Context: one part of a larger RNA
RNA sequence: GUCUGCGAGUUAUUGUCAGUGGCAAGCCUAAGGUUUUCUGGACUGGAGGCGAAGCGAAAGCGAGUCCGAAUAGGGCGUCAAGUUGCUGGCAGUAGACCCGAAGCGGAGGUGAUCUACCCAUGGCCAGGAUGAAGCGCGGGUAACACCGUGUGGAGGUCCGAACCGAUGGACGUUGAAAAGUCCCCGGAUGAGCUGUGGGUAGGAGCGAAAGACUAAUCAAACCCCGUGAUAGCUGGUUCUCCCCGAAAUAGCUUGAGGGCUAGCCUCGUGUGCUGAUUUAUGGAGGUAGAGCACUGGAUGAACUAGGGCCCAUACCCGGGUACCGAAUUCAAUCAAACUCCGAAUGCCAUAGAAAGAAACACGGGAGUCAGUCGGCGAGGGAUAAGCUUCGUCGGCGAGAGGCAAACAUGCCAGAUCAGCAGCUAAGGUGCCCAAAUACUGCGUAGUGGAAAGGAUGUGAGGAUACUUAGACAAUGAGGAUGUUGGCUUAGAGGCAGCCACCAUUUAAACAGUGCGUAAUAGCUGACUCAUCGAGUGUUCUUGCGCCGAAAAUGAUUGGCGAUUAGCAGUAUACCGAAGCUCUGGAAUUUCAAAGGGUUCGCCCAUUGGGAUUGGUAGGGGAGCGUUGCCGUGACGUUGAAGCCGUGGCGUAAGCCGCGGUGGAGUUCCGGCAAGUGAGAAUGCAGAC
Repeated sequence: GUCUGCGAGUUAUUGUCAGUGGCAAGCCUAAGGUUUUCUGGACUGGAGGCGAAGCGAAAGCGAGUCCGAAUAGGGCGUCAAGUUGCUGGCAGUAGACCCGAAGCGGAGGUGAUCUACCCAUGGCCAGGAUGAAGCGCGGGUAACACCGUGUGGAGGUCCGAACCGAUGGACGUUGAAAAGUCCCCGGAUGAGCUGUGGGUAGGAGCGAAAGACUAAUCAAACCCCGUGAUAGCUGGUUCUCCCCGAAAUAGCUUGAGGGCUAGCCUCGUGUGCUGAUUUAUGGAGGUAGAGCACUGGAUGAACUAGGGCCCAUACCCGGGUACCGAAUUCAAUCAAACUCCGAAUGCCAUAGAAAGAAACACGGGAGUCAGUCGGCGAGGGAUAAGCUUCGUCGGCGAGAGGCAAACAUGCCAGAUCAGCAGCUAAGGUGCCCAAAUACUGCGUAGUGGAAAGGAUGUGAGGAUACUUAGACAAUGAGGAUGUUGGCUUAGAGGCAGCCACCAUUUAAACAGUGCGUAAUAGCUGACUCAUCGAGUGUUCUUGCGCCGAAAAUGAUUGGCGAUUAGCAGUAUACCGAAGCUCUGGAAUUUCAAAGGGUUCGCCCAUUGGGAUUGGUAGGGGAGCGUUGCCGUGACGUUGAAGCCGUGGCGUAAGCCGCGGUGGAGUUCCGGCAAGUGAGAAUGCAGAC
C1' cells in the first nucleotide's frame, strides 16, 4: 500500500414543541398489595402531581387586585381546556457523536543488578627516567652556615603498556552497535582504577553542580487508581431520492479562529393585499456641480494706517523714498470639517395600475460571525499593491455550459431527463478548429503583439501667405556711392563695444546675416535681374505607422503562418451554449372538472391547463436495505441460506428470474425493537 472484518448522535431522566390516541373541568397514578399462563400481564392503590383564579412584600381581598385621598389613572389578571400515554425534533443533567493531549492528585505500590554518593572487605598498576629530605666521607667555619662527593629513594614528579578515560577526524546513520569501529589523543602511586556485600528514593535521594544521575525514561522515575480528566483545538462521522435554501453583518463579550441576541434560511399555524415593481402627486434633505454672500487659504494691482532707510531737526512739527505693508477696493481663484445657490438618483407618504405570489405575526429546527473578485462613490497609502477600510450593485462562495490559448471571480448564459432535430448570445468564420480567402479605405512597422518623450514617415480635413504681372528650389549676373557713418580705440574700414541707422545712384543692394583679418582684404547672406515654368511655404485638427526597446536553458499574437489571415468602416450570410424552440418522459406546485371517503377542518386517486425542478452549510418530506422479535401464511433433501455466472425490472437506495455450486434451513405481507448501511479518522486487528 491493497484486501477482509471492526469502527462514531446512544441510553436514562427532566423540560419544551409537534404529530397521534384516551378521558375531560377534570386528568394521571407512584411505591406497595392481590392475582396469573410468572423476564410478561390484569386488578387494586388518589399518598401525591398538574389544571380549574388572580393580585399584593404581607395582613388580606377576590373576577378582580395592587399603588393611590380617589369612583381618576396605571401595573398584573379575567374574557382561548386541560391532563395523561405513545412517537419524533430540540434543550438541560449525566463521558452524552467518536478518537486524541501535555498535565493534576493518591498517608497506594515497585525500583540504587544502570547510574550518583557513602560504608565494609578484598584486588590491580610492565618497563624506563628524574634523584627531595636524611645520613656517610672530604673540604670549610671561632662555632654554625655553606661547598663537593657518595649513599639514599621522596613526589596529586616525568616517558610509557595493562587499566581508566574520550581531544580531533573519518566511517557508520533501515548501523555489526538504540552511542560503536579505526587513526590520533588525556591520566597512568593517585582527589587512582576495580571485584564482592551493604546503605540513601520520588517534591524524595544523590550531585568536585551539567538541572547531571536515580534500570535505553528525569525542570520531579516507573506501575496502578481518580479516569471515559479537560481539549472554545485538529481529524473522522457509514444507504437513496424529492422540495426549499443561507451567512461570512450589527451590538455585547478577559472578546477577536469561541460565544449570546438580532439579521439572513427552513417547517408549521394564523392574518388576508398590507410586500416587491411601476405611474402620478406631495414631502424632508445640502451630496455631485457651481459659487465666493459667510469662514478661512492663496495670486496680482490700486490705495493706504503703520514701519524701515535718507535728509532735516534742541523739542514739537517736517521733507524724500524705485523698501516692507495691516485694513479697504478691483481682478482672477481654492476648500472633507466654507455656502448666496443647488441637481440626478435614493428615501418617506398618499392614490392608482398591471402582472405575479409575495409580505407580516406567532411557534419548532438551524447554519452563519476568517469572505473574495469586478464596476461605481470615498477614506488610508505614493489618486502604489492580487494592498487596506467603508458604501452600493453584480458575481464566485454554493454555479455546471459557451467565450477570454490555458484562467473560482471578466463577457454570454442559470444544467428536471432523453433525442444522430432547429434558432440564436457572447465570441467568431486561412489551417490546427465549426463557420466568408466578402467589400471600401488605411498601415509597411510582422506595427498589430510595451510608456513618457522625440522626428521633413504617411493618409484625411481646415486656415493662411506667395504665385503665369512667373512664386519655391537651383543656376548665371549684380550686391554699388557719400563712407573707413560718428564715437571709442594702438587699430575699429558692415561684422570688439557705444550712439545713430540717414541720403544718393538704382532692377536691387543693409551705415549690414554669418565666416574671416592685427586692422584691411577675401567668402557669404539679405535684396535685385536673368534662365526655368507650376505650384510653393507656414500653421492647426485628426487616422495609422517610426525611434525610444538591455538579462541571464529556446523562442512565441494560443501555434502554424499571413501584407492580409493587421487596423477602421460597411453590408449580407454563416458558425456558435446544458440559453430558446421542437418531440417524448418524470417530479413538485397551483387552478379547474367530475368521482370516492370524511370526525365537515379536509383527505385520496384520475384527467386537463399554467408555473417550477443548479446548489455548499442547513431545514423539511418520502423511501430502500441489514439483524432480531410478534402475528397470519408460504417455500425447502424432488435441495434452504450463502457463493459463482448470467438475464431482466425499477427514478434511486435496490428487487426478481435462470444455471452451477452448496447441503439445512429460509421467507412474502402486517407490525415491533435496534450493537442498522464504511473509503477516508498519519483509524484498530488480521492476511498478502